[in-house]
RNA sequence: UGCCGAAUCCCGCGCGUCACGGCGCUCGGGAGCGGGGGAACCGUUGGAACGGCGUCGAACACUCCGUUCCAGGGGCGAAUCGGGCCGGCGAGGCCCGUAGCGCCGCUCUUUCGGCGCGAGCCCGUCAGCUAACCCCGCAGGCUCGAGAAAGAGA
Numbered sequence: 001u002g003c004c005g006a007a008u009c010c011c012g013c014g015c016g017u018c019a020c021g022g023c024g025c026u027c028g029g030g031a032g033c034g035g036g037g038g039a040a041c042c043g044u045u046g047g048a049a050c051g052g053c054g055u056c057g058a059a060c061a062c063u064c065c066g067u068u069c070c071a072g073g074g075g076c077g078a079a080u081c082g083g084g085c086c087g088g089c090g091a092g093g094c095c096c097g098u099a100g101c102g103c104c105g106c107u108c109u110u111u112c113g114g115c116g117c118g119a120g121c122c123c124g125u126c127a128g129c130u131a132a133c134c135c136c137g138c139a140g141g142c143u144c145g146a147g148a149a150a151g152a153g154a
Stems, first nucleotide, its partner, number of pairs: 002142003008031005014025004032138006042128001045071008072126001073123004081097006100117005106153007
């Protein structure tokens, strides 16, 4: 020697600021980083009804398979699940806990201790995985005193 996060770096044209430099912004390009879609193989939710296989023959139950009906499903992100209260048993709101995530100041790993978060948004009936390939993003936000031990490292 700031922090969360992929959200950074470089180049070119132009513009702005101040005189150059520097800085900022638009557009374009590149690198790097992050995410989504997308074969084969493998895999493929829950409930209900009906049918099939089984047996020497038959009934019932169950497993498996098939059909139909009902509940839509999915993505980014740590942000999921459960309980309670209010509300009209609604929409919604609040509280408690919790999967998970982050911080404690050089970095990384482990342990102990302390603190905080545990949101929001999007697609539009469609998405499992996924080689080739295709597409998209590089935004926002936050502090205020900085713990201990062991190991490794710049």
The RNA shown here (c-di-AMP riboswitch aptamer (ydaO/yuaA leader)) has 154 nucleotides and comes from a soil metagenome.
The model forms 96% of the base pairs in the Rfam consensus.
RNAcentral holds the sequence, with entries from MGnify.
Its mean pLDDT, the model's own confidence on a scale to 100, is 78.